Notes: Large-subunit ribosomal RNA, domain IV from a Pseudomonadota bacterium, 332 nucleotides, folded computationally. RNAcentral holds the full RNA, with entries from ENA. Taxonomically the source falls in Pseudomonadota (Bacteria, Pseudomonadati). Rfam family: Bacterial large subunit ribosomal RNA.

Context: one part of a larger RNA
RNA sequence: GUGUUUCCCAAGGAACUAGGCAAAAAAUCGGCCGUAACUUCGGGAUAAGGCCUGCCCAUCGCAAGAUGGGCCGCAGCGAAAGAUUGCUUGGCAACUGUUUACCAAAAACACAGCUCCCUGCGAACUCGUAAGAGGAUGUAUAGGGGGUGACGCCUGACCAAUGCCAGAAGGUCAAACAACGGUGGUGCGAUUAUCUCAAGCUGGCUGUUGUAAGCCCUGGUGAAUGUCGGCCGUAACUAUAACGGUCCUAAGGUAGCGAAAUUCCUUGUCGGGUAAGUUCCGACGCGCACGAAUGGCGUAAUGACUGAGCAACUGUCUCGGGAAACAGCUCG
Numbered sequence: 001g002u003g004u005u006u007c008c009c010a011a012g013g014a015a016c017u018a019g020g021c022a023a024a025a026a027a028u029c030g031g032c033c034g035u036a037a038c039u040u041c042g043g044g045a046u047a048a049g050g051c052c053u054g055c056c057c058a059u060c061g062c063a064a065g066a067u068g069g070g071c072c073g074c075a076g077c078g079a080a081a082g083a084u085u086g087c088u089u090g091g092c093a094a095c096u097g098u099u100u101a102c103c104a105a106a107a108a109c110a111c112a113g114c115u116c117c118c119u120g121c122g123a124a125c126u127c128g129u130a131a132g133a134g135g136a137u138g139u140a141u142a143g144g145g146g147g148u149g150a151c152g153c154c155u156g157a158c159c160a161a162u163g164c165c166a167g168a169a170g171g172u173c174a175a176a177c178a179a180c181g182g183u184g185g186u187g188c189g190a191u192u193a194u195c196u197c198a199a200g201c202u203g204g205c206u207g208u209u210g211u212a213a214g215c216c217c218u219g220g221u222g223a224a225u226g227u228c229g230g231c232c233g234u235a236a237c238u239a240u241a242a243c244g245g246u247c248c249u250a251a252g253g254u255a256g257c258g259a260a261a262u263u264c265c266u267u268g269u270c271g272g273g274u275a276a277g278u279u280c281c282g283a284c285g286c287g288c289a290c291g292a293a294u295g296g297c298g299u300a301a302u303g304a305c306u307g308a309g310c311a312a313c314u315g316u317c318u319c320g321g322g323a324a325a326c327a328g329c330u331c332g
Stems, first nucleotide, its partner, number of pairs: 002327008011318002015316001020313001030052004038043001040150001054071007072076001085311007092303002097109002113148007125134003151298004156228003161225002163221005170216003177210007184202003189197002229247005256290001257287001268284005
């Protein structure tokens, strides 16, 4: 001089770092007091914050203990163990729960609630070739499937396309079957030299007509798959355009929100916080490319989630130093 584990440190105190990661500190589930915003009135909450705690004596008391007086120490839950630092403010998800056994625990999944579709019972649906079984010893307040995801306020326009449902006039349309034809063989018989005609029987091929669903067609349907415009002009400063014109469309994005888990330009602009802030919070709105159950916007509580700030605290750092044990190396 190396590694691992553990411990201590002047002054400073996050300057470290992607990030207080790690560590430290405080608190120490007791008693008394006290406790904000917000809130679904349950919570938030042990919020926060403050004080007390030993021993002896007296009084009161059944006791626990309370009150008063006194004593000692740096220290009285006097040791050990046990025992989640706190506050402010955003995002997401309501919540408890579930998950990638062995790199992801989450904002993903689930969830109660909401909604749509199917199902009348030998139910729909699922498994099985079938018998049969589950559904269910249930019966629409039941069962199956899809979506959304507590709660609050809400959930706009479009049925042209695709899907689904309903309809039946017309168009189109398969095999099989039936009927009626065409063509061949045989052949009573007619004619007979042959050809040919022809009742009947019969094989193949072929044509026409008749017959289903579907599709075309007519309507409906969005908490079905989905979609939700462009150009030009206009007000007594300027700017802007309530307003007008025009083209296209099935209809041109409503409420709410908005540089957002979505904003390229972008570190947008303004305000706040800092001495200084590409992050953060509040606004603005030319939304490159939010938007209403692929739900929109809020929301108390909850979260080993994620962003920002503060107090406390510290070897994270300025910037290192020291100690112990074990290992390794060297020496023996």